[in-house]
RNA sequence: CCGCCCCUAGCUCAGCUGGUUAGAGCAUUCGGCUUAUACCCGAAGGGUCCUUGGUUCGAGUCCAAGGGGGCGGA
Numbered sequence: 001c002c003g004c005c006c007c008u009a010g011c012u013c014a015g016c017u018g019g020u021u022a023g024a025g026c027a028u029u030c031g032g033c034u035u036a037u038a039c040c041c042g043a044a045g046g047g048u049c050c051u052u053g054g055u056u057c058g059a060g061u062c063c064a065a066g067g068g069g070g071c072g073g074a
Stems, first nucleotide, its partner, number of pairs: 001073007010026004019057001028044005050066005
């Protein structure tokens, strides 16, 4: 320099053919259970969906540019 892939909660990741409230597990906090701790059970908090712009009645999802990361080639 060229090609391809990924970016969604603190971490690991779902999210279908664009549509009605953006989710799960783990972690955190609180409560229950226990003599107590752990396990287990319940609840809560936590998101500008990498950024900007565009398309659309409507974008996490489609398009463009940029940023970050990974793989391959020269």